The RNA shown here (small-subunit ribosomal RNA) has 1464 nucleotides and comes from an uncultured prokaryote.
The coordinates come from a structure-prediction model, not an experiment, and the mean pLDDT is 84.
Rfam family: Bacterial small subunit ribosomal RNA.
RNA sequence: AGAGUUUGAUCCUGGCUCAGAACGAACGCUGGCGGCAUGCUUAACACAUGCAAGUCGAACGAAGGCCCGGAGCUUGCUCCGGUCACCUUAGUGGCGGACGGGGGAGUAACGCGUGGGAACCUACCUUGGAGCGGGGAAUAACUAUUGGAAACGAUAGCUAAUACCGCAUACGCACUUCGGUGGAAAGGCUUCGGCCGCUGAAAGAGGGUCCCGCGUCGGAUUAGCUUGUUGGUGAGGUAAUGGCUCACCAAGGCGACGAUCCGUAGCUGGUCUGAGAGGAUGAUCAGCCACACUGGGACUGAGACACGGCCCAGACUCCUACGGGAGGCAGCAGUGGGGAAUAUUGGACAAUGGGGGAAACCCUGAUCCAGCAAUGCCGCGUGAGUGAAGAAGGCCCUAGGGUUGUAAAACUCUUUCAACUGUGAUGAUGAUGACAGUAGCAUCAAAAGAAGUUCCGGCUAACUUCGUGCCAGCAGCCGCGGUAAUACGGAGGGAGCUAGCGUUGUUUGGAAUUACUCGGCGUAAAGAGCACGUAGGUGGCGAAGAUAGUCAGUGGUGAAAGGCCUGGGCUCAACCCAGGAACUGCCAUUGAUACUGCUUUGCUAGAGUCUGUAAGGGGGUGGUGGAAUUCCGAGUGUAGAGGUGAAAUUCGUAGAUAUUCGGAGGAACACCAGUGGCGAAGGCGACCACCUGGUACAGUACUGACGCUGAGAUGCGAAAGCGUGGGGAGCAAACAGGAUUAGAUACCCUGGUAGUCCACGCCGUAAACGAUGAGUGCUAGUUGUCGGAUAGUUUACUAUUCGGUGACGCAGCUAACGCAUUAAGCACUCCGCCUGGGGAGUACGGUCGCAAGAUUAAAACUCAAAGGAAUUGACGGGGGCCCGCACAAGCGGUGGAGCAUGUGGUUUAAUUCGAAGCAACGCGAAGAACCUUACCAAUCCUUGACAUAUGUGUCGUAGGAUUUGGGAGACUAGAUCCUUCAGUUCGGCUGGACACAAUACAGGUGCUGCAUGGCUGUCGUCAGCUCGUGUCGUGAGAUGUUGGGUUAAGUCCCGCAACGAGCGCAACCCUCGCCCUUAGUUGCCAUCAUUUAGUUGGGCACUCUAGGGGAACUGCCGGUGACAAGCCGGAGGAAGGUGGGGAUGACGUCAAGUCCUCAUGGCCCUUACGGGCUGGGCUACACACGUGCUACAAUGGCGGUGACAGUGGGCCGCGACCCUGCGAGGGGAAGCGAAUCUCUAAAAGCCGUCUCAGUUCGGAUUGUUCUCUGCAACUCGAGAGCAUGAAGUUGGAAUCGCUAGUAAUCGUGGAUCAGCAUGCCACGGUGAAUACGUUCCCGGGCCUUGUACACACCGCCCGUCACACCAUGGGAGUUGGCAAGGGCAGAAGUCGCCGAGCUAACCUUCGGGAAGCAGGCGCCCAAGCUGUUGUUGACGACUGGGGUGAAGUCGUAACAAGGUAACC
Repeated sequence: AGAGUUUGAUCCUGGCUCAGAACGAACGCUGGCGGCAUGCUUAACACAUGCAAGUCGAACGAAGGCCCGGAGCUUGCUCCGGUCACCUUAGUGGCGGACGGGGGAGUAACGCGUGGGAACCUACCUUGGAGCGGGGAAUAACUAUUGGAAACGAUAGCUAAUACCGCAUACGCACUUCGGUGGAAAGGCUUCGGCCGCUGAAAGAGGGUCCCGCGUCGGAUUAGCUUGUUGGUGAGGUAAUGGCUCACCAAGGCGACGAUCCGUAGCUGGUCUGAGAGGAUGAUCAGCCACACUGGGACUGAGACACGGCCCAGACUCCUACGGGAGGCAGCAGUGGGGAAUAUUGGACAAUGGGGGAAACCCUGAUCCAGCAAUGCCGCGUGAGUGAAGAAGGCCCUAGGGUUGUAAAACUCUUUCAACUGUGAUGAUGAUGACAGUAGCAUCAAAAGAAGUUCCGGCUAACUUCGUGCCAGCAGCCGCGGUAAUACGGAGGGAGCUAGCGUUGUUUGGAAUUACUCGGCGUAAAGAGCACGUAGGUGGCGAAGAUAGUCAGUGGUGAAAGGCCUGGGCUCAACCCAGGAACUGCCAUUGAUACUGCUUUGCUAGAGUCUGUAAGGGGGUGGUGGAAUUCCGAGUGUAGAGGUGAAAUUCGUAGAUAUUCGGAGGAACACCAGUGGCGAAGGCGACCACCUGGUACAGUACUGACGCUGAGAUGCGAAAGCGUGGGGAGCAAACAGGAUUAGAUACCCUGGUAGUCCACGCCGUAAACGAUGAGUGCUAGUUGUCGGAUAGUUUACUAUUCGGUGACGCAGCUAACGCAUUAAGCACUCCGCCUGGGGAGUACGGUCGCAAGAUUAAAACUCAAAGGAAUUGACGGGGGCCCGCACAAGCGGUGGAGCAUGUGGUUUAAUUCGAAGCAACGCGAAGAACCUUACCAAUCCUUGACAUAUGUGUCGUAGGAUUUGGGAGACUAGAUCCUUCAGUUCGGCUGGACACAAUACAGGUGCUGCAUGGCUGUCGUCAGCUCGUGUCGUGAGAUGUUGGGUUAAGUCCCGCAACGAGCGCAACCCUCGCCCUUAGUUGCCAUCAUUUAGUUGGGCACUCUAGGGGAACUGCCGGUGACAAGCCGGAGGAAGGUGGGGAUGACGUCAAGUCCUCAUGGCCCUUACGGGCUGGGCUACACACGUGCUACAAUGGCGGUGACAGUGGGCCGCGACCCUGCGAGGGGAAGCGAAUCUCUAAAAGCCGUCUCAGUUCGGAUUGUUCUCUGCAACUCGAGAGCAUGAAGUUGGAAUCGCUAGUAAUCGUGGAUCAGCAUGCCACGGUGAAUACGUUCCCGGGCCUUGUACACACCGCCCGUCACACCAUGGGAGUUGGCAAGGGCAGAAGUCGCCGAGCUAACCUUCGGGAAGCAGGCGCCCAAGCUGUUGUUGACGACUGGGGUGAAGUCGUAACAAGGUAACC
């Protein structure tokens, strides 16, 4: 410090997620030691038991024990006295129980923090002063009687005090009318030195109370709150100020700088995180507050409204004799409960501290220790060295090896920690040690007692194998798993951390993702529709004053602990100790005065006023006008009109449409008209008049900052809509009809009502858009236009300037697109708004509205994206240009018939398998009777039909032929005949062959073409596909390759930030066409002979053959074009613009085809899914499709005639010729391994006949007789003869081929092959028609445009409905919580009044008084009761929409012009 994730890729926006740190944690696996910390975060839920606050006999009376003495005697008991030296105890009295300890319910508050303030109190403590004289009356304990179960009392009597009460005295005390008046005390102990106490007053210290400034969570879907309320006067009350309380008077006080209300919460020092600013938090430690079962109350006291005190009410628990009583662990342990979860009913007062005491001492669950827990932090250990045969085992393997791995073993060494034994502290400055025989130290033995956990697809360090097969499972995000998973599970190996490791939860960080530091708002979320203006914020130039802000100095404070720095102590560290700085804050004070604010006073540049001029659809009211539509009347006139893609509904013979004239009525204002004008926006358009707002320019007289912005508020605000009343020509939601359509509640057509118009009143929203808030200043230009002014020349321009409105463009900005003086640039001021998508601008609540609805505005839940701009493609029922037998123009077919052939389907034991739009279907198959053959049935074999390796044997064994028996055959058992490997060192020695045996293995047309190689198809012989360098762009990418021409062509030329290059195109190759040359046999014959015959001689001129050359290049001329490339025409030429044809197939696409050509990974079979063999099947047959053949006839059939080709093939062959058969053929047989012989006859042609018919067309089918091949023609071959003579008379929708030696037509040859072709591949003969042209169909190329597509339109995607689940709104109501105000009632208690009953201290004249108590009444008041209201939760039949789900249903709304442009 960043990373992953939206896309085909890119940049941006933006969310989600991860890596870090932390924790009072919990859970899983594991676990050696020690130190230091920490340990109910949940039920402020309920609590058994024990302990947690007592102490003082030196305040007091009394009792008991002990001790001493005496007496009685039953010699171990009773009584009496004394002492009190010692111990114990209840009671009176004093001090302390207000500290210490606990948990955080309440509290949004002067509660806390911080800094100030004044009208106060303060026991114990300290200081210095003053005093302590003399009396009195009671009362517990105790005794007696007595009530009660108990708790606890009642009555009578006795007694003491440092308990209580007078008197005296009294200052520095209090009050005061300034004369005065009032008010104290206590003693105890003593070693007699004194010590401890007591009283009143003063001061201090420490503690406490009260007041104030500032700070201190969320909600405005809480906007108004308040009656003791705010203030005053007086009184009361308090320690003290104060409405704290009361009486009277006034009507105030708080609030948008957030009152009131609701929710949540103890606050702080600090803690965690962070670079910081911040954010989160408030365990342990420390300060403050509040609380003590819940609520209320006071008493005592210096201090409480009191955790272990009291009273009352309530709930709960316990005891009870039922009459009454008792209790409060949020003290320490502990129990139950709750919970994911948190310890011992331990020891000691030794230390520190607290209470009491003169002290000894007592008490102290404060505290100090120990126990439990890896809960955390820190430290240590589980050994160290040597050790390669790189052991064994494991795992992987290309079988060679690699790895685990110096790891182990083995050898040598050490002993920290733990263990054993011994010794043994500090904490205690003299005594006292719970911890504890602890820490530490020493001795000794042995490697001995001590390692796990998570991960290994990317982020993120670390990889293989097996299993599994969208299953099981994983997952923080992206995502893995559908048979080769580094992602699941196991293993081996590796990476990380380590007595821990992972997971979960939470906080912060990363997140600049709430942006103060430090973000944004044209299109990503985001500028309010516009203006005016209140509060507020902010504000021009100069002077003076004061100093609030600001800056500087000083002082106080900012507790300690913590954090930081330095040093020190535990062996180190954690931990602890000391010192320092810091604590960024607040307060006070001194100084400075630039800036901001304040006060005063000036100025004119901002703003405004004034004068003059000007433009304008600015607004309002009234009037006027013409064109057009419709309607009405009349005329002319006749059969249609209207409307559409085409029609129909509709109108019209009752006279329409058309046309002419006249009239009515309403609405809107053609041309002018213009990125022209005006207005704040919405918006404004005929003409005239009146009323009226704003603006610009010029002048420079006046005011003197009067300015800008603007939360709320107010006004204006298109269209539609609403209310009332008018109006209504045209148009036109709804509606009706006609069409279209699968449907058509639409688009189109015919009608048509609200509405549109006017007046008045509402509504208050729009893609109200420049998707761009208002204002001010600054920052290059060029050009158009509107309004004004000035100057010049000249009568039309030029220049300058101010204001508006446009286009382009620099700097700059921007993610890019783009903006660019009319900013989206550079700055300032103010306002509004945004914070992932969906849910949702929705629900609820409030406000407004007549309603429609508007405005304000969430959450649950759900997803990992949603989005912006640009890029490359692809696509479009987008555009432009161009090409192709693509269409068109033609010729001939297919689709109809019969047959052949392939496919589907069906059938079958099997009908083997593959191919599937084009690009499967006369395809693999250039030829299934057996074989082929892979399929089926039966049957046989198991190292195998075939290969390699080992061993043994043989080389008279093996192979071949003939033959016999069995068998369907394979096979098996024989017989006969023929043949007999090479080398040699002469050794079965080497090679070779064969047999047998065993094991490795063979074998598989079994699966996967979606694991592959190779080969092939297709787009497409289309003209494209790329690269290097450079340049442009943040980037994907672009440029080049686009543009202007041209071409068959990315072919060439020109231009150009490109310059070059590669694969393609073309050319080079083959062939055909012309010529030359070389060579003439088997070819040829012009000339010379010769023959039936190029037969022979001869010749090689010609033809031909097959070698080599030439020839064609837009080369020449003209035109055109840009002086180009090229195109058009012409000449010459055998051939002319690529001369015809072939071979040749770029980058890539289709997971295209093929595992059954071959090769090959993986999987599967191994007496079978392998290998033989016989028979069958691949040839089936209701049917459907493709490709063909033959036809339907006269351009023909049949008969006759007999001319002219070119490929190519031939020895298990082609076979002349002769004989024979009607024929297929058969019997002989020459020649020829072929330019020699042969297949070989070419056929269409020509002549004759037939005369339009199911025929002399057509030949299917069937019968029969034959031929050939072959081991064998039954299933299942081809052919011949005779006989038979089906469908079919030119073929619906639709569809195919072809542009010249082509189509069409005619025959010929070949491969395969024993035989079998209508198929395939070749060959020649005859030999056309048409192309205007590119609108349309199909395919393709280039450029451009749109896109929400990228699996790329066979794309994407919307809504209803149906089903399941989830959360949520409404809901008759039901049931809780909280709060408010009204009424009733009123415990305890303070206060007030009464007090006839009762009463020790004082007074008394003895009667009584003063004073007090009980009791009564009253005010206030808690719980409670009652009815009402508000608010908030839970449940709720039914219901609304929403979200998510597997491949459901219906349509096709959006994205392309999305097929009616889309959207608000």